Notes:
This is a predicted structure of a 522-nucleotide part of an RNA (small-subunit ribosomal RNA, 5' domain) from Chitinophaga pinensis. It matches the Rfam family "Bacterial small subunit ribosomal RNA". Gene Ontology terms of the family: ribosome and structural constituent of ribosome. NCBI's taxonomy places the organism under Bacteria, Bacteroidota, Chitinophagales, Chitinophagaceae, Chitinophaga. The coordinates come from a structure-prediction model, not an experiment, and the mean pLDDT is 85.
Context: one part of a larger RNA
RNA sequence: GGAUGAACGCUAGCGGCAGGCCUAAUACAUGCAAGUCGAGGGGUAUAGAUGGGUUUACUCGUCUAGAGACCGGCGCACGGGUGCGUAACACGUAUGCAACCUACCCUUUACUGGGGCAUAGCUCAGAGAAAUCUGAAUUAAUUCCCCAUAAUACAAUUGAAUGGCAUCAUUUAAUUAUUAAAGCUGAGGCGGUAAAGGAUGGGCAUGCGUUGCAUUAGCUAGUUGGUGAGGUAAUGGCUCACCAAGGCUACGAUGCAUAGGGGUUCUGAGAGGAUGAUCCCCCACACUGGUACUGAGACACGGACCAGACUCCUACGGGAGGCAGCAGUAGGGAAUAUUGGUCAAUGGACGCAAGUCUGAACCAGCCAUGCCGCGUGCAGGAAGACGGCCCUCUGGGUUGUAAACUGCUUUUAUAUGGGAAGAAACCUCAUUAUGCGUAAUGAACUGACGGUACCAUAUGAAUAAGGAUCGGCUAACUUCGUGCCAGCAGCCGCGGUAAGACGAAGGAUCCAAGCGUUGUCC
Numbered sequence: 001g002g003a004u005g006a007a008c009g010c011u012a013g014c015g016g017c018a019g020g021c022c023u024a025a026u027a028c029a030u031g032c033a034a035g036u037c038g039a040g041g042g043g044u045a046u047a048g049a050u051g052g053g054u055u056u057a058c059u060c061g062u063c064u065a066g067a068g069a070c071c072g073g074c075g076c077a078c079g080g081g082u083g084c085g086u087a088a089c090a091c092g093u094a095u096g097c098a099a100c101c102u103a104c105c106c107u108u109u110a111c112u113g114g115g116g117c118a119u120a121g122c123u124c125a126g127a128g129a130a131a132u133c134u135g136a137a138u139u140a141a142u143u144c145c146c147c148a149u150a151a152u153a154c155a156a157u158u159g160a161a162u163g164g165c166a167u168c169a170u171u172u173a174a175u176u177a178u179u180a181a182a183g184c185u186g187a188g189g190c191g192g193u194a195a196a197g198g199a200u201g202g203g204c205a206u207g208c209g210u211u212g213c214a215u216u217a218g219c220u221a222g223u224u225g226g227u228g229a230g231g232u233a234a235u236g237g238c239u240c241a242c243c244a245a246g247g248c249u250a251c252g253a254u255g256c257a258u259a260g261g262g263g264u265u266c267u268g269a270g271a272g273g274a275u276g277a278u279c280c281c282c283c284a285c286a287c288u289g290g291u292a293c294u295g296a297g298a299c300a301c302g303g304a305c306c307a308g309a310c311u312c313c314u315a316c317g318g319g320a321g322g323c324a325g326c327a328g329u330a331g332g333g334a335a336u337a338u339u340g341g342u343c344a345a346u347g348g349a350c351g352c353a354a355g356u357c358u359g360a361a362c363c364a365g366c367c368a369u370g371c372c373g374c375g376u377g378c379a380g381g382a383a384g385a386c387g388g389c390c391c392u393c394u395g396g397g398u399u400g401u402a403a404a405c406u407g408c409u410u411u412u413a414u415a416u417g418g419g420a421a422g423a424a425a426c427c428u429c430a431u432u433a434u435g436c437g438u439a440a441u442g443a444a445c446u447g448a449c450g451g452u453a454c455c456a457u458a459u460g461a462a463u464a465a466g467g468a469u470c471g472g473c474u475a476a477c478u479u480c481g482u483g484c485c486a487g488c489a490g491c492c493g494c495g496g497u498a499a500g501a502c503g504a505a506g507g508a509u510c511c512a513a514g515c516g517u518u519g520u521c522c
Stems, first nucleotide, its partner, number of pairs: 001522004006518005013374006019367002021332001026330003030327003035074003040071002046065008081285003091209007100202002105198008113147004123136005153178001155176009183190002211257003218248003223245008260282004265274003287308005310321004338364001340363003346360001347358004377408004387399005413459006422449001428443006466511005471492003477506005487494002
């Protein structure tokens, strides 16, 4: 000098864009953050209309609408947070899988036949303070089960051809055996099953790179390898039985400490050094530890079970909870924001759709935290005014064209008025094309931000400057006070009676809505 997720002191007019718990992965009140589908199902409370019994009431039907709860499907493995752990195939990069999986989506082919048992809900009865649970009767489905049919699926056996990378791979022929489905409907569609291929996303393996300490020198028993089996989507000591005795290490094993990795970011002429906030990719974690279930996918932040610590409720028998989601609270700290608005846009889940949900997202609020931009007037004006300060003191110098005064302008400010883009789709209607999906065109509909940005008019210099420094380094000097005191200080150093270094004043210098100080990096 540059940089900063900064903090502190003094000061402060505005706007745009960004950023905002670096500390306690400490504990959390409250609200919200993941639902959706009635075009899968049974269907109720309730409301309205209407008919009958009966006529205040009550009750039995029919029709329309229909919440909540329940079964079922899809989603909840995404999105959002944090950096505890991890020195590791975690990450980066480059390869491989002849050892693998992939819901939704796309393409292609074939199929979608018949039957059955239950169980939520509802009703009844009961236990419990509650959380919740038990029994009985009864019922539906795109829930579950059985049968049929079926292959390029899967299994076994027998061949053939081609190729390679060791196990082998690919193609192909024959025989036998096994395995499937679900309906709904505005009749337009939406679905279901099997298979092949694609796309997307993942899994696994390997080469190389990847912090410090040798005042850490030896480490290892599923350890290293083999055979066989189990397990997995899949290879593999991944696990197990048996067999062998191996494997790593001074090119640093093992141990200890520290740490998420990368793209990046800062600095520097570069080499290098430092860094890993915001944004993007990957990983790990979700009170602590463990376990599996469901599922295409989890060993699952707002799922389950067990153990533990902590907090809460309790009728003492027993229960409930997990903000490292968004706000917010306490605590810690030098220090870091609102218990805001909207789904209008973008994206996501579900749904045929309308739409619902979405603290993702988009916005607004707070903070000079940073970067950038604008303003605090402009021109003229010498009696060089008054006042201040200094001096060689009837005077001169300086503050200083500075002020006054004259003219001008109105960014900004205030007031009034106008007023966006971001929106085009979906849906609906119409027209056209079309064999059918469908497509095109036109109209109509939709804005949180926001009456915001922006524009116009009016008023009037009106509303707006500070901070640090002035001995040398280092741009900028005098007077007074103080008297090794009080104090200053980055280094050298200054102060003991003429201090340009302390304190004040006047003046000056440098930056400027900031200026200094401190911390950290180069």